[in-house]
RNA sequence: GAAGCACGCCAGACGGUCGCUGUGCACGCGUUGCAUAGAGGAAAGUCCGGACUCCAUAGAGCAGGGUAGUGGGUAACCCCCAUCCACCGCGAGGUGAGGAUCAGAGCUACAGAGACGAGUCGCGCAUCGGUCGCAAGGCCGUUGCGCGGGUGAAACGAGCAAUCUCUACCCGGAGCAAUACCAAAUAGGCAGGCAGUGAUGCGGCUCGCAGAGCCUGCGGGUAGGUAGCUUGAGGCGCGCGGUAACGCGCGUCCCAGAGGAAUGACCGUCAUAGCACGCAAGUGCCGUAACAGAAUCCGGCUUAUCGGUGUGCUUCCCCA
Numbered sequence: 001g002a003a004g005c006a007c008g009c010c011a012g013a014c015g016g017u018c019g020c021u022g023u024g025c026a027c028g029c030g031u032u033g034c035a036u037a038g039a040g041g042a043a044a045g046u047c048c049g050g051a052c053u054c055c056a057u058a059g060a061g062c063a064g065g066g067u068a069g070u071g072g073g074u075a076a077c078c079c080c081c082a083u084c085c086a087c088c089g090c091g092a093g094g095u096g097a098g099g100a101u102c103a104g105a106g107c108u109a110c111a112g113a114g115a116c117g118a119g120u121c122g123c124g125c126a127u128c129g130g131u132c133g134c135a136a137g138g139c140c141g142u143u144g145c146g147c148g149g150g151u152g153a154a155a156c157g158a159g160c161a162a163u164c165u166c167u168a169c170c171c172g173g174a175g176c177a178a179u180a181c182c183a184a185a186u187a188g189g190c191a192g193g194c195a196g197u198g199a200u201g202c203g204g205c206u207c208g209c210a211g212a213g214c215c216u217g218c219g220g221g222u223a224g225g226u227a228g229c230u231u232g233a234g235g236c237g238c239g240c241g242g243u244a245a246c247g248c249g250c251g252u253c254c255c256a257g258a259g260g261a262a263u264g265a266c267c268g269u270c271a272u273a274g275c276a277c278g279c280a281a282g283u284g285c286c287g288u289a290a291c292a293g294a295a296u297c298c299g300g301c302u303u304a305u306c307g308g309u310g311u312g313c314u315u316c317c318c319c320a
Stems, first nucleotide, its partner, number of pairs: 001316010012270007020038007027030001040291001044302002047300005052175004064171005069083005084098001085096004099166002104164002106160003121148006128141005179227004189218006200210003234253008271288001274285004
């Protein structure tokens, strides 16, 4: 210098103007003012695992499902770390559903007589029976022994468990639209009172007209509202233990919380990418760039992604 491997990081910066949502303070108490905070590495897929809530207190059995070398980490895991083995790579490294086939079942293409049931396709010899023949002997069949062509990955010897199955271990179900509380109007329910001896309605009274319901209370429940809601297996720094995943201790910080759902728009300066000019230094233009938008929370996995960047390592080449 070239080509690679592994593990990470960033995801424009600063300032201003106008808005939106939350919180605090203030008063003039509301379409108020001031201050302050306001999307991601994946917020995504909802694929695993948990917290939390309800269902009976979630305990046992069956069914069903999941996991699978060994050891470790973790709240838990189909996650992570280390390591053995197998395979791939010159290598750094990568990939792996990697328990069991003397419990049982199933499958093994094509070829071959025969492929998992056991035995048999051809030839030879012997034996016995039948039949033909005067006889030698021929033909058919039974039983036994021996030999063997050829097929195929494999011919009483195997393989496959990513086919059922067995073994060990794990899993109750539904999910924040969970769940709890407050609570209109209308309709219906229950209890009490009044009511054809006329309650009640027709704006207050009288008349008149209509007229079988009217009033009060209670409980369920709907709209609506509130809680759940963000202080958490939390972030950062330092130290210690461990090969590592990770753990422990100390210090420090509070970092979205909406609810038809805020997190936006514009301007200026700088920087990156892109484009043009230039031998170059540089100048000008463009105008923030990919994937993408929280919805109870957390740990993972997977998928999408413009560009930039750090550390360690491998192979080859060149120079000294």